[in-house]
RNA sequence: GCCCUUAUAGCUUAAUGGAUAGAGCUCUGGUCUUCGGAACCAGCGAUGGGGGUUCGAUUCCCUCUAAGGGCA
Numbered sequence: 001g002c003c004c005u006u007a008u009a010g011c012u013u014a015a016u017g018g019a020u021a022g023a024g025c026u027c028u029g030g031u032c033u034u035c036g037g038a039a040c041c042a043g044c045g046a047u048g049g050g051g052g053u054u055c056g057a058u059u060c061c062c063u064c065u066a067a068g069g070g071c072a
Stems, first nucleotide, its partner, number of pairs: 001071007010025004018055001027043005048064005
């Protein structure tokens, strides 16, 4: 220098272009317990930045950023 892949919650991840983006762990609150843990119930919390296509974008296209890999 060229090519490829990936980026979703604090972490791990799901979602054929179409309902309020779903779940597990964590965290918070509650029930229970003498206290803690476990169990059960409830809650908070996410699509890397910008632009485009589309009635509609996590998904498709362009660009940037970051990470990883291959070739030279």
Record summary: Transfer RNA from a Candidatus Woesebacteria bacterium, 72 nucleotides, folded computationally. The coordinates come from a structure-prediction model, not an experiment, and the mean pLDDT is 80. Its Rfam family is "tRNA". The family's RNA type in Rfam is transfer RNA. Rfam links the family to the GO term triplet codon-amino acid adaptor activity. NCBI's taxonomy places the organism under Bacteria, Bacteria candidate phyla, Candidatus Woeseibacteriota.